Context: one part of a larger RNA
């Protein structure tokens, strides 16, 4: 100088991204405890007192009253909770990225669609076969949601799914009109031409499933959920009117939010000061309803603001101790 520890005079987050880390409470007894709340809980809330050792009572004794006493210090050393408001997120207890993430992220009980009628659906396997299940729809698989409360609105044009069956396309195979090729044979002196049966190549009508293509339903299936104009006796603003599109125009809740660019919006609360925070406002760049919405007690090594104790985090720094390094020997 490091490093790990003791200790500090006044102050007490003035450090700092951030009270990171360090202090502070800390066991038992009594005692006394608030919003809210799912009536369980919050709660060890919060806050106060108390703890040694003796005589004497009381009692079987634990112990308990009533005195007396020593120290600075009685839970006399270790271990051993700091609290509180508020707001976000996820209910909750639990699981993860061995070896930079423990989380709002998976999971979870709920709830919902949806396939399966058992030699089940799904699944592995080329098949035996096997899992499902020595189960049977209150069962098993897929998919979403994600305790609870109070809800889940409109769109089936588009894409999937699931039904349909008249008509359209439509494979391979059926089918085989016709055509080519070769030649017995006929014509011809002869080049050649014409050509039956058979064999061979080719091949049209016509026939032919399923799928598309059509017709409906389905959205807790993938998804989607408008522009312009103009109007009320002050101004603004627009219940209301008009027209243009669409498959239908975002309903309730909630809102500058884990979503809000403009933005450090506006206006309130709190600081002497507040880009954060907390409550309003709706102008929602680009929330919004099982891709769930909005509340919500409880819980959380989550996050985010305050606020009381406390503290060497600092103002700012200083002393010791023990272990390294360094300098001399």
């Nucleotide at each position: 100088u490091c490093a790990u520890g003791g200790c500090u005079a006044a102050g007490g987050a003035a450090c700092u991204c951030g009270g990171c880390a360090a202090a502070u409470u800390a066991a038992c007894c009594c005692u006394g405890u608030a919003a809210c709340u799912u009536c369980g809980g919050g709660a060890a809330a919060a806050g106060g007192g108390g703890u040694g050792c003796u005589u004497c009572c009381a009692g079987c004794a634990a112990u308990g009253g009533a005195g007396g006493u020593c120290g600075c210090a009685g839970a006399g050393a270790a271990a051993u909770g700091g609290u509180c408001c508020a707001g976000g997120c996820g209910a909750c207890u639990g699981u993860u990225u061995a070896a930079c993430a423990g989380a709002a992220a998976c999971a979870c009980a709920u709830g919902g669609c949806u396939a399966u009628g058992c030699g089940a659906a799904a699944u592995c396997g080329a098949a035996a076969g096997a899992u499902u299940a020595a189960g049977u729809a209150u069962a098993u698989g897929g998919c979403c949601u994600g305790a609870c409360a109070c809800c889940u609105g409109c769109c089936c044009g588009g894409u999937g799914c699931u039904g349909g069956a008249a008509g359209g396309u439509u494979a391979a195979g059926g089918g085989g009109g016709g055509a080519c090729g070769u030649u017995a044979g006929c014509a011809g002196c002869a080049a050649u031409g014409c050509a039956a049966a058979g064999c061979g190549u080719u091949g049209a009508a016509c026939u032919g499933a399923a799928g598309c293509c059509c017709c409906a339903g389905u959205a807790a299936a993938c998804g989607g959920c408008g522009g312009c104009c103009g109007u009320a006796a002050c101004u603004a603003u627009a219940a209301c009117g008009g027209u243009c599109c669409u498959a239908a125009g975002g309903u309730a809740g909630c809102g500058a939010a884990a979503u809000u660019c403009c933005u450090u919006g506006u206006c309130g609360g709190g600081u002497a000061a507040g880009u954060u925070c907390c409550g309003a406002c709706c102008u929602g760049c680009a929330c919004g309803a099982a891709u769930g919405g909005u509340g919500u007690a409880a819980c959380g090594a989550u996050c985010u603001g305050g606020a009381c104790g406390c503290u060497g985090u600092c103002u700012c720094a200083g002393c010791c101790a023990u272990g390294a390094g360094c300098u001399c020997g």